Annotation:
The RNA shown here (c-di-GMP-I riboswitch aptamer) has 89 nucleotides and comes from a Syntrophomonadaceae bacterium. The model forms 95% of the base pairs in the Rfam consensus. Taxonomically the source falls in Syntrophomonadaceae (Bacteria, Bacillati, Clostridia, Eubacteriales).
[in-house]
RNA sequence: GACCGACAAAGGCAAACCUGCUGAAAAGCAGGGACGCAAAGCUACAGGGUCUAAAGCUUUCUUAAAGCUAUGACAGCCUGGCUGCCGAA
Numbered sequence: 001g002a003c004c005g006a007c008a009a010a011g012g013c014a015a016a017c018c019u020g021c022u023g024a025a026a027a028g029c030a031g032g033g034a035c036g037c038a039a040a041g042c043u044a045c046a047g048g049g050u051c052u053a054a055a056g057c058u059u060u061c062u063u064a065a066a067g068c069u070a071u072g073a074c075a076g077c078c079u080g081g082c083u084g085c086c087g088a089a
């Protein structure tokens, strides 16, 4: 230094749920809270996947309903890319 990851140490993040705000929604942000995480740090303009469907389009029995659609999201779904703390075997 690379791999690797301990019933180690110092720290870190924070699922569900609750409250408030934003949003059409998915979801995000803040506070509380911990299921978990060695990258649960970043990347959605790297690829796949998932969620939503406002606007738009289509259909119908048309003040409505149904379907399609990402330009909206998810990095705590997987692979890849970039960066990074500690050091037993």
Stems, first nucleotide, its partner, number of pairs: 004087002012037002017032006035076001041082003046079003049074003056068005
The prediction has a mean pLDDT of 89.